[in-house]
RNA sequence: CCAACGAAACGGCAAACCGUCGGCAACGGCGGGACGCAAAGCCACCGGCCCCACGAGGGCAGCGGAGCUACCGAA
Repeated sequence: CCAACGAAACGGCAAACCGUCGGCAACGGCGGGACGCAAAGCCACCGGCCCCACGAGGGCAGCGGAGCUACCGAA
C1' cells in the first nucleotide's frame, strides 16, 4: 500500500410517527424525532415490491444482486 475482517475511537446516516410543502398516487423535499445501520454513501443495470391519468409512465437504494466511491485500524 492492497484485499479481507469489524474490537476500539472520531464522527456519520436516520425508521415509524408528527408538522409542512409537492404529487392523482406510490412517494419525495424541509423541520422535529430515533427503529436501526460498517457503506442505511452513490447508482434504476438485473430480480422483486408499490402506484397509476395504464402511456415507451412513475416510485422504492433502509428488499436482494451487480457496479462505483469512502473514515478508522485491534484480533

Model confidence (mean pLDDT): 90 of 100. This is a predicted structure of a 75-nucleotide RNA (c-di-GMP-I riboswitch aptamer) from an Alphaproteobacteria bacterium. NCBI's taxonomy places the organism under Bacteria, Pseudomonadati, Pseudomonadota, Alphaproteobacteria.